[in-house]
Predicted 3D model of RNase P RNA and transfer RNA as a complex of 404 nucleotides. Rfam match: Bacterial RNase P class A.
RNA sequence: UGAGGCAGCCAAAUGGCCGCGUGCCUUUGGCAUGAGGAAAGUCCGAGCACCACAGGGCAGGGUGCCAGCUAACGGCUGGUGGAGGCGACUCCAAGGCAAGUGCAACAGAGAGAUACCGCCGAGCAAUCGGUAAGGGUGGAAAGGUGCGGUAAGAGCGCACCGGCGGCCUGGCGACUGGCCCGUCAUGUAAACCCCACCUGGUGCAAGAUAACUGGAAACACAUAGGGCGGCCCGUCCUGUUUCCGACCUUCGCUAGAGCAGUCAGGCGACUGGCUGCCCAGAUAGAUGGCCAUUCACGACAGAACUCGGCUUACAGGCUGCGCUCAUCAC
RNA sequence: GCGGGUGUAACUCAGUGGUAGAGUUCCAGCUUCCCAAGCUGGCUAUGUGGGUUCGAUUCCCAUCACCCGCUCCA
Repeated sequence: UGAGGCAGCCAAAUGGCCGCGUGCCUUUGGCAUGAGGAAAGUCCGAGCACCACAGGGCAGGGUGCCAGCUAACGGCUGGUGGAGGCGACUCCAAGGCAAGUGCAACAGAGAGAUACCGCCGAGCAAUCGGUAAGGGUGGAAAGGUGCGGUAAGAGCGCACCGGCGGCCUGGCGACUGGCCCGUCAUGUAAACCCCACCUGGUGCAAGAUAACUGGAAACACAUAGGGCGGCCCGUCCUGUUUCCGACCUUCGCUAGAGCAGUCAGGCGACUGGCUGCCCAGAUAGAUGGCCAUUCACGACAGAACUCGGCUUACAGGCUGCGCUCAUCAC
Repeated sequence: GCGGGUGUAACUCAGUGGUAGAGUUCCAGCUUCCCAAGCUGGCUAUGUGGGUUCGAUUCCCAUCACCCGCUCCA
């Protein structure tokens, strides 16, 4: 100098006028405050509320290397193993087909066991026997390479590699390293299933409460119906459903696993102490318009009970690295 | 706002891992003096992007579009 890697940040700025939501006040008005990193998708996990003191069994669903973090998680951190990259580094739904069952179309002789061509031996031949090195089909054909061996061959024997099992070493563990044994078993569990762990349902239109409280129809009348949700047990209640009309106030509602700074512990996720701060709360739903100046000329997009994550969308710009590679110079 | 469901041919629907099918429509031919009906043949598709698998409409994940239901009634 060029090409990369990792970790983060911002989301045009300032001023004036008018307008909108909320709160307060001394109320023709004044003051304060007013969207996001994803407010989104609603994919997970919680708080909270009701259903039944949230119970038992079956079914169903979810997660899946190990250790930790956390209120919890399918999230995060640090490792193990595997894959990619020269490298910094990145990615992985990564338990069990050595429990059982299923499937493997077409091609191919044969798809979990085989012998079509071939090779060898016998025989005049037809054919019979041996074999699995080579050919052929396929995504996949009884582990791979080499030497010996043989009629031809073959883990038949040996060496190395791979795989399974046993013992030992190190590690909390996943796993790693070494030795011994034998050469056996294809793939698929985002196929059924097995194993381990987790899991009651519904969601703020949950639910509580003020005011107003009428009518009609159908079903059932207890061996019934409902609370009750996949089912059963169990338990509680005595009506249930539909249509028309009326009403829809207030609470839940925003101070919280909160934010900022700092100190301490930990490799880290994270945790603890101290100080300071208050930061939308609507219910037809507010956050906008105009003007001026400047710039790099402005993307994706907007709260609706609240948090922790994940995923997806996104113009442009900025910062850090005692990170990497290549080339050049000293 | 919350919850649930569906995307397959122009339209309505099948298809439970192995060559995507049926009816209607459309096009061409036959038939008819012409049209309709009838007969024969043909065109056209798995919403999109990834993953698992030898192989995906099917199984998994993400995304897009559309549809349906839901207040307090004491």